[in-house]
Context: one part of a larger RNA
Molecule: large-subunit ribosomal RNA, domain VI
Organism: Candidatus Daviesbacteria bacterium GW2011_GWC2_40_12
RNA sequence: CGUUUUGAUUCUUGAGGGGAGUUGUCUCUAGUAAGAACGAGAGGACCGAGAUGAGGCAACCUCUAGUGUGCCUGUUGUACCAAAAGUGCAGCGCAGGGUAGCUACGUUGUUUUCUGAUAAGCGCUGAAAGCAUCUAAGCACGAAGCAGACCCCAAGAUGAGGAAUCUUGAAAAGCAAUCCCGCAAGGGAUUGUAAGACCCCUGGGAGACUACCAGGUUGAUAGGUUGGCGGUGUAAGUGCUGUAAGGUAUUUAGCCUACCAAUACUAAUGGUC
Numbered sequence: 001c002g003u004u005u006u007g008a009u010u011c012u013u014g015a016g017g018g019g020a021g022u023u024g025u026c027u028c029u030a031g032u033a034a035g036a037a038c039g040a041g042a043g044g045a046c047c048g049a050g051a052u053g054a055g056g057c058a059a060c061c062u063c064u065a066g067u068g069u070g071c072c073u074g075u076u077g078u079a080c081c082a083a084a085a086g087u088g089c090a091g092c093g094c095a096g097g098g099u100a101g102c103u104a105c106g107u108u109g110u111u112u113u114c115u116g117a118u119a120a121g122c123g124c125u126g127a128a129a130g131c132a133u134c135u136a137a138g139c140a141c142g143a144a145g146c147a148g149a150c151c152c153c154a155a156g157a158u159g160a161g162g163a164a165u166c167u168u169g170a171a172a173a174g175c176a177a178u179c180c181c182g183c184a185a186g187g188g189a190u191u192g193u194a195a196g197a198c199c200c201c202u203g204g205g206a207g208a209c210u211a212c213c214a215g216g217u218u219g220a221u222a223g224g225u226u227g228g229c230g231g232u233g234u235a236a237g238u239g240c241u242g243u244a245a246g247g248u249a250u251u252u253a254g255c256c257u258a259c260c261a262a263u264a265c266u267a268a269u270g271g272u273c
Base pairs, nucleotide, nucleotide: 001156007166008165009164010163011162012161016153017152018151019150022054023053024052025051026050027049028048038043055111056110057109058108059107060106064104065103066102067101071097072096073095074094075093076090077089078088079087080086114148115147116146121141123139124138174193175192176191177190178189179188180187181186196273197272198271199270200216201215202214203213204212221267222266223265224263225262226261227260228259230256231255232254237250238249239248240247241246
C1' cells in the first nucleotide's frame, strides 16, 4: 500500500508450507524331565505382550554442577592516613564462598498409536482360448515409504476468508462555536468534535535495530524505602583478659547485586491523527 470497508479492537477458519519420523538389549509367550511350530539331529522361530537403554529433539533450573568482574569474608604489597577505621591501585591483586540470570554434566517430556490409498509381491473369481490363467471386466490383501492423525507458521490464499464487539451522519462530508463579505438568498475563514491508534515516556519473562509484551496518576512500569527469601560468617565501638601478637562478651552479628512482596517518596511529562 492492497484486501471497498465509516473507522476500529479482539478472537478465529486453514488453502498452503515446515517439523517430527531412529535404534539396541533383555524377559514372557517358549523349548528345564516329557509336550510350542519346524527339524533325523544339531538347533530353534514368526506373530503377540512387557521391561530397560542409546541417540535425536524440546522445555526448564526443584535437585547436582559450572559461571556469577558494582555480593560477603580472609589476606599480601603500596598510597592516603598520628593510630584505629576505611578507601584506591596491583589480571576481580590473590584466595575461600555465593543470590538471580544463563548453562549442562542436571531434571522433565517426547520420539506414540491408528486410519486411508498404494509399490514390489501374494491371492479370489474369471474369460479371450469349453482347459488353464492374480487381469482383460470385477474383488480382497500388502511397506520404515505416500496421504492423514501429532507440533509449528499461515488470508499478499490479490481466490486477500469468517465471527463477536465498539464507533460513525456515506469523512474532499457533517455538526457546534466565533469571525468576515453580502440588502437578502448565500458565500468564506478559524477552532473544536468518535471508537481506537500512533509519537513520546517508565520498563521487561522481549530484543542487533525494529517488533513483541507490561504500564503511563482512574497508576505498582522502573527507581527508592520497608519487610522477606537468600549469601557471607559473627562488623565497628566499648568492656574484660594477656607483657604482647591476640583472645573473649556485647553478636547466628554487621554488610548485601539481579529474587519475592508491600508502599506513590521520585520518574511515567507532553503531543498527533